About this RNA:
The part of an RNA shown here (small-subunit ribosomal RNA, central domain) has 346 nucleotides and comes from an uncultured prokaryote. Model confidence (mean pLDDT): 89 of 100. Rfam family: Bacterial small subunit ribosomal RNA.

Context: one part of a larger RNA
RNA sequence: UUGGGUUUAAAGGGUCCGUAGGCGGGAAUCUAAGUCAGUGGUGAAAUCUUACAGCUCAACUGUAAAAUUGCCAUUGAUACUGGAUUUCUUGAAUUAGUGUGAAGUGGUUAGAAUGUGUAGUGUAGCGGUGAAAUGCAUAGAUAUUACACAGAAUACCAAUUGCGAAGGCAGAUCACUAACACUAUAUUGACGCUGAGGGACGAAAGCGUGGGGAGCGAACAGGAUUAGAUACCCUGGUAGUCCACGCCGUAAACGAUGGAUACUAGCUGUUCGAUCUUCGGAUUGAGUGGCUAAGCGAAAGUGAUAAGUAUCCCACCUGGGGAGUACGUUCGCAAGAAUGAAACUC
Repeated sequence: UUGGGUUUAAAGGGUCCGUAGGCGGGAAUCUAAGUCAGUGGUGAAAUCUUACAGCUCAACUGUAAAAUUGCCAUUGAUACUGGAUUUCUUGAAUUAGUGUGAAGUGGUUAGAAUGUGUAGUGUAGCGGUGAAAUGCAUAGAUAUUACACAGAAUACCAAUUGCGAAGGCAGAUCACUAACACUAUAUUGACGCUGAGGGACGAAAGCGUGGGGAGCGAACAGGAUUAGAUACCCUGGUAGUCCACGCCGUAAACGAUGGAUACUAGCUGUUCGAUCUUCGGAUUGAGUGGCUAAGCGAAAGUGAUAAGUAUCCCACCUGGGGAGUACGUUCGCAAGAAUGAAACUC
């Protein structure tokens, strides 16, 4: 390079926005760049192929033809692609109305639990485990009552529920912001899809500065267990976990399944709308689940939320190890991240 692939065998970028690029709905007219056809020129010779001929044959050589699939010019064709103009509404967007939700940001606030403090009652244990011990307690603990304070998290509702691009999001309420769905079909008239580079967001842990610190709890200490026990169990406990601002930029960031559009049997739940209703339900739009037909698949399975049938765009893979290592470069305060080999070996 050709070809084949990417749920689980190697392989979908963590997610979205978007530049260049690639691709792109219906109709009409013009153009003729791509495309197709004709003609002319050129495409050296040798080589190659075919035919014939010359060395006794062959290799070899000679003659002729063909080929040289290309380029240039010119004359035409106009279905498709491109370009120009006009137009359409079904893609896309806007508008109006009705709704929805743990979507986001900031503020205020509630109750339970936990811990601590003070005071009361009260007395010898409490706690913990497989069993114990360390630990706490006559300087009055545990238990119980009252009050106060603190921080963190929000039982029930709660659900294959909902929302969000993903990460993720859950007490209540207020303000601000965004999104989505449906109905109407009023407006614009292809304004679209994807997206190399680039940008933004991005769990947890970690880092910087300043706060905060109830519970939990790496490290650490002690007690057990054990042959040992740098563990599992127990008693403590620092960083951290929480807040503000700034970094980091990674995860089994998973549906291990990129995005968009169209098409292809059904059955059965559920969420949010709309219409109809005999109030039982029915139809329909958008989601979210289960089972299955065809098909697909190595099988497991998947099956209108496709891994089916097709088109477009991007990313990625090419035996195992060496290795996501070395070197270089970029980024980072650092930790490290990104990019990313080879020798050698099987």